[in-house]
Context: one part of a larger RNA
RNA sequence: UGCAUAUAGUGAAUGCCUUGGCUAAGACUGUUGAUGAAGGACGUGGUAAGCUGCGAUAAGCGUCGGGUAGGUGCAAACAACCUUUAAUCCGGCGAUCUCCGAAUGGGGCAACCCCGUAACAAGUAAUUGUUAUGAUCCCGCAAGGGAGGACAACCUAGGGAAGUGAAACAUCUCAGUACCUAGAGGAAAAGAAAUCAACCGAGAUAUCGAAAGUAGUGGCGAGCGAAAUCGAUAUAGCCUAAACCAGUAUGCUUGCAUGCUGGGGUCGUAGGACCACACAAGUAGAGUUAUCAAUCAGAAGAUUAAUCGAACAGUCUGGAAAGACUGACCAUAGAAGGUGAUAGUCCUGUAAGUAAAAAUCUUUUGACUCGAAGUGGUAUCCUGAGUACCAUCGGACACGUGAAAUCUGGUGGGAAUCUGGGGGGACCACCCUCCAAGGCUAAAUACAAGUCUUAGACCGAUAGUGAACUAGUACCGCGAGGGAAAGGCGAAAAGAACCGCGGAAGCGGAGUGAAAUAGAACCUGAAACUGUAUGCAU
Repeated sequence: UGCAUAUAGUGAAUGCCUUGGCUAAGACUGUUGAUGAAGGACGUGGUAAGCUGCGAUAAGCGUCGGGUAGGUGCAAACAACCUUUAAUCCGGCGAUCUCCGAAUGGGGCAACCCCGUAACAAGUAAUUGUUAUGAUCCCGCAAGGGAGGACAACCUAGGGAAGUGAAACAUCUCAGUACCUAGAGGAAAAGAAAUCAACCGAGAUAUCGAAAGUAGUGGCGAGCGAAAUCGAUAUAGCCUAAACCAGUAUGCUUGCAUGCUGGGGUCGUAGGACCACACAAGUAGAGUUAUCAAUCAGAAGAUUAAUCGAACAGUCUGGAAAGACUGACCAUAGAAGGUGAUAGUCCUGUAAGUAAAAAUCUUUUGACUCGAAGUGGUAUCCUGAGUACCAUCGGACACGUGAAAUCUGGUGGGAAUCUGGGGGGACCACCCUCCAAGGCUAAAUACAAGUCUUAGACCGAUAGUGAACUAGUACCGCGAGGGAAAGGCGAAAAGAACCGCGGAAGCGGAGUGAAAUAGAACCUGAAACUGUAUGCAU
């Protein structure tokens, strides 16, 4: 020095574990903010660095309920206290709530600086302090009211790519996707036919299943891709403009015009105004969370604390019984978790019941409020105009300009008025069908930030979230931004009194413990790597 065996060290794999994640389903709930939010800065504890809580009333204050013997958060210790005159804790409603932040008196390099006005306080006074108030924009004569910012996804609108596919690439595709912006709500959007259909008829919208990868469209390439209709979910319809009437204001040409308010009226086999007849009734009916204006009371239920809750003993092994054995019991409860090993009957619970002073929500009842209608006639009036439509250039429609209807925008032209107008995929005729150029509208549908429940041929600490731990922390970057590592003693700290060596670290005894090669660098403790002992070889 090598090999072998044994035994240590180092090292952290592996095994086991799970406080944390991931995915899915279901239920609930679904906005918030100038009454100053979301998010922060700084403070706040007897000792107090971090997290959590809270705000100069500062790990808290009041009150109303629940609940109970302990309590002063994570988190020990000491000190000092609170508590059956009910604390701590849980829930409802309040009070307080520094400074920044939409930030809003002015300024500003966020958490800072400075000021005006009014009142009060201190001071002889200069002055200082406290409280209140002072941004901008919109509506309104005013009084007064509103907006601004935040928010996971879902929604609507305004803008709007490229990688890609076409086996290249330009029309096309990806895709009206990603992304940006604006806005709204618990949903949003859409919505009561100028719709479809086909000579039969249907009867607002939305979503799902079929129709159907069909009809079409397409460098007829790649691809894109309907609708009628049928079956389901859920159903709900309304208000205005105008004619005409009344009132009122203004204007002037003095009986007209315009505006406002109220009545009237809302339709397509046209309807309404107008005229005539009829006269129900404050009735039918509806409603105060649609149409449609406007709230009180009662009842029931739900949510936000809780409460009750059955049934097991002995022996053995063991450090420990829930294990084994023996014999029982409960079950509308044998879900689950914990307890010194594996517990229906030990604990928390579970099943089934029960419960709210306060607040909120839902349903319902009553009071209350609103509140209709019919028939005929005439052809005088009305029935949404820079609109419909046309030309041209775009866009959207499954439809790429095509024979291209339909919808929609820019530009230029520009109607009709019920003997009217639109549509039925160029266009014309006939026929059928509907009534644009004003508005509102629940449900069925989408999503899951938040709360809760359940589940997993999901992970188990290099996995699973980046994060099981003071994690978006430490750290890096001027900044936008990037972004870790790090879990496990034991059933219980019983965390090793005391003695010895040593400066200490550390170690040897002693003691605890079932175990200390479980000793805090702590479960298990592989390998590489490093020693020691012995044997063999050289």